Model confidence (mean pLDDT): 84 of 100. The RNA shown here (small-subunit ribosomal RNA) has 1436 nucleotides and comes from an uncultured bacterium. It matches the Rfam family "Bacterial small subunit ribosomal RNA".
RNA sequence: AACGCUGGCGGCGUGCCUAACACAUGCAAGUCUAGGGGUUUGGUAGCAAUACUGAAUCACUGGCGGACGGGUGAGUAACGCGUAGAUAAUCUGCCCUUAGCUCUGACAUAACGUUGAGAAAUUGACGCUAAUAUCAGAUAAUACCGCAAGGUCAAAGAGUAAUUGGCUAAGGAUGAGUCUGCGUUAGAUUAGCUAGUUGGCGGGGUAAUGGCCCACCAAGGCGACGAUCUAUAGCUGGUCUGAGAGGACGAUCAGCCACACUGGAACUGAGACACGGUCCAGACUCCUACGGGAGGCAGCAGUGGGGAAUUUUGGACAAUGGGGGAAACCCUGAUCCAGCAACGCCGCGUGAAUGAAGAAGGCCUUAGGGUUGUAAAGUUCUUUUGUCGCAGAGCAAAAUGCUUGUACUAAUACUAUGAGUAGAUGAGAGUAUGCGAAGAAUAAGCACCGGCUAACUACGUGCCAGCAGCCGCGGUAAUACGUAGGGUGCAAGCGUUAAUCGGAAUUACUGGGCGUAAAGCGUGCGCAGGCGGUUUUGUAAGACAGCUGUGAAAUCCCCGGGCUCAACCUGGGAACUGCGGUUGUGACUGCAAGGCUAGAGUACGGCAGAGGGGGGUGGAAUUCCACGUGUAGCAGUGAAAUGCGUAGAUAUGUGGAGGAACACCGAUGGCGAAGGCAGCCCCCUGGGUCGAUACUGACGCUCAUGCACGAAAGCGUGGGGAGCAAACAGGAUUAGAUACCCUGGUAGUCCACGCCCUAAACAUGCCAACUAGUUGUUGGGGAAGGAGACUUCCUUAGUAACGAAGCUAACGCGUGAAGUUGGCCGCCUGGGGAGUACGGUCGCAAGAUUAAAACUCAAAGGAAUUGACGGGGACCCGCACAAGCGGUGGAUGAUGUGGAUUAAUUCGAUGCAACGCGAAAAACCUUACCUACCCUUGACAUGUCAGGAAGUCUGCUGAGAGGCGGAUGUGCCCGAAAGGGAACCUGAACACAGGUGCUGCAUGGCUGUCGUCAGCUCGUGUCGUGAGAUGUUGGGUUAAGUCCCGCAACGAGCGCAACCCUUGUCAUUAAUUGCCAUCAUUAAGUUGGGCACUUUAGUGAGACUGCCGGUGACAAACCGGAGGAAGGUGGGGAUGACGUCAAGUCCUCAUGGCCCUUAUGGGUAGGGCUUCACACGUCAUACAAUGGUCGGUACAGAGGGUUGCCAAGCCGCGAGGUGGAGCCAAUCCCAGAAAGCCGAUCGUAGUCCGGAUCGGAGUCUGCAACUCGACUCCGUGAAGUCGGAAUCGCUAGUAAUCGCGGAUCAGCAUGCCGCGGUGAAUACGUUCCCGGGUCUUGUACACACCGCCCGUCACACCAUGGGAGCGGGUUUUACCAGAAGUAGGUAGCUUAACCGCAAGGAGGGCGCUUACCACGGUAGGAUUCGUGACUGGGGU
Repeated sequence: AACGCUGGCGGCGUGCCUAACACAUGCAAGUCUAGGGGUUUGGUAGCAAUACUGAAUCACUGGCGGACGGGUGAGUAACGCGUAGAUAAUCUGCCCUUAGCUCUGACAUAACGUUGAGAAAUUGACGCUAAUAUCAGAUAAUACCGCAAGGUCAAAGAGUAAUUGGCUAAGGAUGAGUCUGCGUUAGAUUAGCUAGUUGGCGGGGUAAUGGCCCACCAAGGCGACGAUCUAUAGCUGGUCUGAGAGGACGAUCAGCCACACUGGAACUGAGACACGGUCCAGACUCCUACGGGAGGCAGCAGUGGGGAAUUUUGGACAAUGGGGGAAACCCUGAUCCAGCAACGCCGCGUGAAUGAAGAAGGCCUUAGGGUUGUAAAGUUCUUUUGUCGCAGAGCAAAAUGCUUGUACUAAUACUAUGAGUAGAUGAGAGUAUGCGAAGAAUAAGCACCGGCUAACUACGUGCCAGCAGCCGCGGUAAUACGUAGGGUGCAAGCGUUAAUCGGAAUUACUGGGCGUAAAGCGUGCGCAGGCGGUUUUGUAAGACAGCUGUGAAAUCCCCGGGCUCAACCUGGGAACUGCGGUUGUGACUGCAAGGCUAGAGUACGGCAGAGGGGGGUGGAAUUCCACGUGUAGCAGUGAAAUGCGUAGAUAUGUGGAGGAACACCGAUGGCGAAGGCAGCCCCCUGGGUCGAUACUGACGCUCAUGCACGAAAGCGUGGGGAGCAAACAGGAUUAGAUACCCUGGUAGUCCACGCCCUAAACAUGCCAACUAGUUGUUGGGGAAGGAGACUUCCUUAGUAACGAAGCUAACGCGUGAAGUUGGCCGCCUGGGGAGUACGGUCGCAAGAUUAAAACUCAAAGGAAUUGACGGGGACCCGCACAAGCGGUGGAUGAUGUGGAUUAAUUCGAUGCAACGCGAAAAACCUUACCUACCCUUGACAUGUCAGGAAGUCUGCUGAGAGGCGGAUGUGCCCGAAAGGGAACCUGAACACAGGUGCUGCAUGGCUGUCGUCAGCUCGUGUCGUGAGAUGUUGGGUUAAGUCCCGCAACGAGCGCAACCCUUGUCAUUAAUUGCCAUCAUUAAGUUGGGCACUUUAGUGAGACUGCCGGUGACAAACCGGAGGAAGGUGGGGAUGACGUCAAGUCCUCAUGGCCCUUAUGGGUAGGGCUUCACACGUCAUACAAUGGUCGGUACAGAGGGUUGCCAAGCCGCGAGGUGGAGCCAAUCCCAGAAAGCCGAUCGUAGUCCGGAUCGGAGUCUGCAACUCGACUCCGUGAAGUCGGAAUCGCUAGUAAUCGCGGAUCAGCAUGCCGCGGUGAAUACGUUCCCGGGUCUUGUACACACCGCCCGUCACACCAUGGGAGCGGGUUUUACCAGAAGUAGGUAGCUUAACCGCAAGGAGGGCGCUUACCACGGUAGGAUUCGUGACUGGGGU
C1' cells in the first nucleotide's frame, strides 16, 4: 500500500505503482502606448483645417518573453548518469565593469479604407501610412580575414528634462556545447562483429574538435579483462534493512537526462530541432452547407476506461519566485492556502478519588463456593476534547513617492545613508491563542488464547460443519471448529493479504564446504592466466604519510534553537569511507640491471621391475581329424531329461591339425599418470631410485580453452575362430518361469587398421613445507661384528599394520593426514522433475557432452543409538522334535459354538489366550428376550403432610397381577394426664427412585496371556557433543542375572531361591469315637484292661554338596561313592518381576459421560433361551476274546449329612414304597468300591459285541414334567468291524485303566472339582518343526516382517516436450517508392530598396530538378510468443 471490522480531536506529511489509454469543460504566457501608426472620447486655442494637451482601449506593427517554470519515465545498457579532469577546439540574450561610437539617406507594409470569395477556418484584389520594422551609404580599431601588402564590418531612437535606449570592442558573471579516465543489470543454450567500418591526405560543414559529411589512398578496428546479439531498466543524491560488509529499491524533496498523439523535418532565435510554435505523413476524434476544415491534459482541476487501489471541475496572488514594463501595474493551476482520505508519523482524550452488602445479572462448580469485581451502583471532585459566548496575535516588509537631516559636490543634480509620512495591503480566517459558562456530560474497538507465543473453561458439533503461518486439530467428554463467560495483546486503531531486508555463516569479501551428507574433472601434458628461492643497486607503478582542490543543497549523526511536548521546522559542526593535484618515504610487491645455490635440471657410475612397442619360440591342457585296442553305455543333475553312442561312443594307445591362455613360482610382492601389465628369448624404448663429484643458475608450481591417453561392451573393413559364450533352440524346475540348473549354440571374445570416449574409470586434485613413535615388507647405499654363512645398527625411495597430539557430525584419519600452513585448478548449494527436454558441438550409428524450466513435496540424506526382525551366525532351554504309550479326525449320543430359522430363539466370550466358556444345575422361578393384560413417587431408599399400629379372617370377579368389598384388632418407650416418639401400613404432592439401556476405545477393581520364562531396573561414578553405553558384557557354572573369577565400575531394588502348606522317616506329648502285643471275655476289639503298635494331631529332629575320591584355575561347580527313610530345588501345591496385547469384563461390583422417565422403569400369565438342510470344537459309549455275560469272593481314600444322611425289617423283577433305630458325626448313615481274583459260558459273527432309536408299562421330585426332567421294567436292536489329510496329551506312582465322593440342587451330569485302586513304555540325541533366553551381525523396519516397498495397467486432474501447420511481435538483407524539409543545380515565371539616363544588371522569390530521407510496398532470412488433430514421458 490494498482489503475486513471499527472510528473522538489536533499538528506535520503523503495521495494513479495499472492504460506514455482516450479525453467534454474551464483555467495553466503574457506584457509593453515611455518604439510606432490607429480607434473612441475629453480639455485649450482656432471660423475651420489644424495645433497643443489629457484619458481609455483592443486588434495591428515592433520589442522582450513563449528554450524558464509545471508534467511524465515511454525510450535509453548510452559519455545517458555519477565522479575526476580537459576545452591552446567553443558560444553565451538580459546583468556588471572598462574604452569608444551613436553620421547621412532610402524603399515598403500591416492596421485602416474600398471591394470580393467562402458554411466555416480563412482569404483575394486595389488604395493610404508609421516606426527602436527593413535596406543602402559614411565612419573603423586593441575587432575580423590575411605571411604581408592590403581588404572587410555598426548603430535607433524616445522624452520638456532628469534620464533612458542603440552600436563596436575587451573583460567578468551566469548558462550552455563538446571531449577524456574510471564506475554503472542479467544471459555464452548469444563467439565472433565491423565497408564510413579503422586510419591518413585534402576539402565541406559547425559556435566548436571530429568520418560529422565528401573525394582519394591504405586495410585496418573491436572481442574470452566478454565484442556482437537478446532480455530488462531512466541515472544520481538518497530510501528501507543490516552489528557491519552487504541486500532490495530509486514515491514525495533536490541535481542531470529523455519525451510531449505516433514517425519525420526544418524555421525563428543568444538559446529549440520547441508540451499549451510551424510543415509533412499516419492513426484516432470532432465540425461541415460535402466543397473543405479543426484538434492533441505525460500542466491544474475534472470525465470515461483499466484496476485491489489513489483527492476538489475550490480560494488568492497576501507572502516567496518568475515574465513584461521606467513605473504604477498586469499575468502566473509556479506557489501559498483551503477541501477530501486513520494512507503514514507524532501528540491528546474517552474521566479522577473513594466505594464490600464482595449487590443483581452472566459464566463455571467438587453445590461448599469461585469468577466477572472496586468493576458497577452510591458519594465527592475535575473539565483536556467537544458545545455556547467574548476577546484576538503573527505571517507586513520593502520597492517607490513626498518632506527633511548628513556625506560627496560648484550644485538646492545625481548617488549613498538616516528620520518622518504616504505606499499599506491578509487568500487562508475571525484562524492560532486567551478568558468565561454549563456539564461525566460528546467519545473503544480489533485480533488472539494447542506449541512456536502472552492468554482457559462450559456448551454445541461428531473426520460433518469447519480451522490452519509451520507442526497439525475434528471419527461423542475438542483449552485447536462454532457460540458464550473469562483472559491476553495492541489501541483510534486492530487484523489479513502483498512486498523488501533481517534472522540465513542458506552464495560464506568480512564469513562455508567437497573420504561416507550435495560436491575432486577417468588420467596426464601444457599455451594464456595466477603464484613464485636468496642477495645488491636503481626506479617509484602499487603501497604508506603530510598538505591541498573537490565530494551541490537536503537527508543520516552530534550540539543548540523554535512551535506548551513530540512529529515537524531551523542555526552550527561533523561526516560524505570517493576522485584529482602536490611533497615525501623506500620496508614490502612490481619493474630494470648484476650476483648466489638450498628449488629445478644436466653429466657420470650402479640397481630393481608382469612399464610400453615389435619379432621369434616353448610345453601342459581343451577340441577336432586319422588309425589301432575294446564294448555298452557316456554325459549331466538336488533328482532327471534333452544330448552323444551298436553306423561302435565314453575309456585307452599312436600320429596329426588348429586357436587361445600361460599352472607351480605368486606374495596386503613389483612396475606404470590413469586405464592397466604375467611362459621364455632377442631388438627398440619411457620412467623411477641410489651414490659421489662436476656443471647450468630460478630455468619453478598450478593450469580455464586446447592436446594426448583412456577397461569392458559396441560400430566399420579384412582376417581368424580351439575353448567360452549374449541372442536363439531344446530339456528340466515352477501356479507360471520369456530366469536361476542342464544339453547345444551364433555374434563376440583373438589379430590388423579406423571409430566410439563411457564405467561402482571408487569414493580422498596437484605441488611444497612443518608436526611423537612402534612393527612388518620391497629396492638402493653405508657402518660394526664374524673365518664364512650371516647378524646388528644407520640412511634413502616405495608399500602395509597400529598409534600420540590434533582434526572429524560421528565413523574414522593420523609424517603415505582427513593434522598445521602456502600456491593454483575443478566442483557443490533441499528432494523429485532430470543428467531429462529444447538448442549447440562431436559421432557411421548406438549415443556422448554442454544443460534448464513449469509443476510438485516437507522432506530427501549422513553417521551413530536402542529395539524389533532375518528362509544371518554362535550358545542354551522346553513333551518342541525325536523315542514311546494312549487318543482326536470316521460312527451314535451328550454338550457348546457358528449359520439358518423365529414373535422371541436375551446377552457376552471369537487364533494360541472363544466354543462341557460366564452357567457350582433354563419345566414355573431363574430371565435380562417375545406376546398379551395391568401400575405410574412407583417392587426398593431418604425427606414433608394427613390418617391409621401392625396384623388376622373372609366374599365376588379375573389366566393372574389386580379390581370391588366385609369382619376383627390394638401393642412398645416417655409421661400423672393431655400428648409426644420409634417401627410399620395407607393416601397426597414434589424432590427423586429405577434401568442386565449405550460406551471395557472414558475408568477402578478383578482376570487371561507371553511365562514360573529369567529377566526388568535404579543411585553414584566413568565414557560419549548426544541418543545412550558401562554395571547386566567376557571365562566357567547353574533349573535360575544361581554362584565364582576377571573387569571403570561400586552398590542397591523388583523378580530367582528360601521362608508357607502338603506328602515321605524318626522322636516326643496325648489317648476317644481310634488301636489290640500281652491278660481275661465275646458271634464280633463285643466288653474289661492297656496306649507297646497302627492311627489321629500338636511339638520337634532330619538333607547342608555336610563327608570321601576325581575333574576344574588353589574358585564356583560338576561326576562318582559312602551313610541315610529321603541326595543334590526329594515329590506336589500356593506364590506370576518391569511390561505386552486400547486382550476380557459397564450383564458380579463400583463409576464419568450420554440416553429413557404413564417407560428402555415395575407387576402378572403364557411362550422362548430346549428350533434344525448344515459346519466346527470338547466329551461319553463303542466297534469286542487283555473281551461280553452269569455266579462266587477280596482290598481303598477323601468327603457329605437336621428343610439332612437314613440302618435293620417288610413289599415290589426294578426304579421305588413302607418303616422308623441311630447320628449335629474318628461313634450312626450315605456305602454294595470297581477293575482284580476263582469258576462257568460265548468262539470271531454286525455276534450272548454295541447300545442309539422307537412302542408299551411304571417310579420319584415338584402348584405343575405337553412344549421341556431323571430313573425303572418289558419289547425293539440303528450306525459302528479301529477311522483320509491332518492333529492332541503324557517322562513315574506319570500315561493308560478302574471305581468312589463333593459343590450346585425340590428334581436333573457323559460336565466340573477332588479321592484313592491297578500300573507301564521310551528319551540315541538337538540336524529339523514350534516357542523362549543370551551374545553377535545386517537393515531403507519403529503401527517394528501381518513391516517396508518397485513397476506396468485402469480412472481423474495438472504443468510440460514433439507435432502437419496456423496467427502475431521484434529484427535484418535486397529492391521499389519518395511527402514535407534542407542543400546543390536551374533552361521557365517573377521581383520595392543597390548600380545604371535607359535598356538592363546584381541580388532575391516562385517553379522545376538532383541528393538525402519518414510513411508505405514486394521478396527472402533470423529470433521470439501464442495456438494445434494427434502423440511422448513427468507429477499428484